RNA sequence: CGGCAGGGAUAGGUCGGAUGGCUAGGGGUCAUCUGAAACCCAAACCCUCUACAGGGUGACCGAAAAGCCGGCCAGGUAGGCUUGGCUGAAGGAGCCCUGUUUUCCAACGUCGACGCCCUGUCCUCCGGGAUCCAUUGUGUAGUGAACCGGGCCAGGCCCUGGCGGGAGCAGCCCUAAGCUGCAGGAUGGAUGCUCGGGGGAUAGCAGGGCUGAGGAGGAAGACAGGUAAACUUCUUCAGUCGAGGCUAUCGACCCGGCCAGUCUCUGCCA
Numbered sequence: 001c002g003g004c005a006g007g008g009a010u011a012g013g014u015c016g017g018a019u020g021g022c023u024a025g026g027g028g029u030c031a032u033c034u035g036a037a038a039c040c041c042a043a044a045c046c047c048u049c050u051a052c053a054g055g056g057u058g059a060c061c062g063a064a065a066a067g068c069c070g071g072c073c074a075g076g077u078a079g080g081c082u083u084g085g086c087u088g089a090a091g092g093a094g095c096c097c098u099g100u101u102u103u104c105c106a107a108c109g110u111c112g113a114c115g116c117c118c119u120g121u122c123c124u125c126c127g128g129g130a131u132c133c134a135u136u137g138u139g140u141a142g143u144g145a146a147c148c149g150g151g152c153c154a155g156g157c158c159c160u161g162g163c164g165g166g167a168g169c170a171g172c173c174c175u176a177a178g179c180u181g182c183a184g185g186a187u188g189g190a191u192g193c194u195c196g197g198g199g200g201a202u203a204g205c206a207g208g209g210c211u212g213a214g215g216a217g218g219a220a221g222a223c224a225g226g227u228a229a230a231c232u233u234c235u236u237c238a239g240u241c242g243a244g245g246c247u248a249u250c251g252a253c254c255c256g257g258c259c260a261g262u263c264u265c266u267g268c269c270a
Base pairs, nucleotide, nucleotide: 002269003268004267005266006265007264008263009262012061013060014059015058016034017033018032019031020030024048025047026046027045038057039056040055041054067258068257069256070255071254075250076249077248078247079246081244082243083242084241085240086239087238088237089236090235091234092233093232094231096226097225098224099223100222101221102220103219104218105217108214115210116209117208118207119206120205121204122200123199124198125197126196127195128194129193130191131190132189133188134187135186136185138183139182140181141180142179143178149174150173151172152171157166158165159164
């Protein structure tokens, strides 16, 4: 003087970074990724291109760290492309409805189908009847006055010498008022009734007449038209939420290279 190993330091350093968002901008806070990554001053706040700072405490490294370049690459951003879900709008088709037509099935049908005509059933108005109720009047039948209505009045009573006469109860007969039944009348009203006429309505049902062989309905297809909403499907557009990939760009961690290269102590080796 050199090398190796270990220790110390008053050299020097580290204790996070990137992207997005926010902001006029830089930080902090927030989100994501990455990473072993301290605390306090310290604050929903601080600062201004020397903005990502500074101070203190603590821990660690020490040729470390910082810087530059490259590789790999998590992730971010921007712009195209492809694609999915949802929502909305517009349009088409289906579904749905109507008509025409074709084919098939078919309840029923010569004990009469389809079709046509008439009448009734329904509503309203007018007129007649029937029944019932109320009021009123008539006729008829029955009943009907203890005395105070009538007739005949047994017995009994009164008058009389006698013949006879008088009043008169019960009873019988009659009658007034009244009551009851029946009949028909008038007026008013009502109706689960009925007849006739006018008008209206007529889906359904019933009856009758004419006609004489189909036929209500259903299924499938074709054509034409309609369609308020819902539903199914397709297309286009808009919005929103995603996914994949491409290009550009930033890029943590990790790896490599460059740059850089302090002082001191101990042991060993040459």

A computed fold for a 270-nucleotide RNA, annotated as Archaeal signal recognition particle RNA.
Model confidence (mean pLDDT): 76 of 100.
Rfam family: Archaeal signal recognition particle RNA. Gene Ontology terms of the family: SRP-dependent cotranslational protein targeting to membrane, signal sequence recognition and signal recognition particle, plasma membrane targeting. For this family Rfam cites "Structural and energetic analysis of RNA recognition by a universally conserved protein from the signal recognition particle" (Batey et al., J Mol Biol, 2001). Its Rfam clan is "SRP clan". The family's RNA type in Rfam is non-coding RNA gene.